Source information
A computed fold for a 78-nucleotide RNA from Desulfovibrio ferrophilus, annotated as c-di-GMP-I riboswitch aptamer. The prediction has a mean pLDDT of 76. Its Rfam family is "c-di-GMP-I riboswitch aptamer". Rfam links the family to the GO term cyclic-di-GMP binding.

RNA sequence: UAAAAAAGCCAAACUCGCCGCGAGGGGGGGACGGAAAGCCACGGAUCUCAGUGGAUAUGAGAUGGCCGGGUUGCCAAG
Numbered sequence: 001u002a003a004a005a006a007a008g009c010c011a012a013a014c015u016c017g018c019c020g021c022g023a024g025g026g027g028g029g030g031a032c033g034g035a036a037a038g039c040c041a042c043g044g045a046u047c048u049c050a051g052u053g054g055a056u057a058u059g060a061g062a063u064g065g066c067c068g069g070g071u072u073g074c075c076a077a078g
Stems, first nucleotide, its partner, number of pairs: 001076001009034002014029003018025002032065001038071003042068003045063006
């Protein structure tokens, strides 16, 4: 730098149990995709619960395969 090929890796929707008030999580099946779809959870975003007469603030959470950031990194070429 990232085109081709190879090896391996991850695993959306959907589905069957389990956990959670919830957003969702985890396991089996599954494969839409992915070069960081590894890790962190730092900024933003979205969502849930509490909060309020109703909103906001605020608090506690969730996603991170939504966008940035940090950090590490496979094959191949130079």

RNAcentral holds the sequence, with entries from Rfam.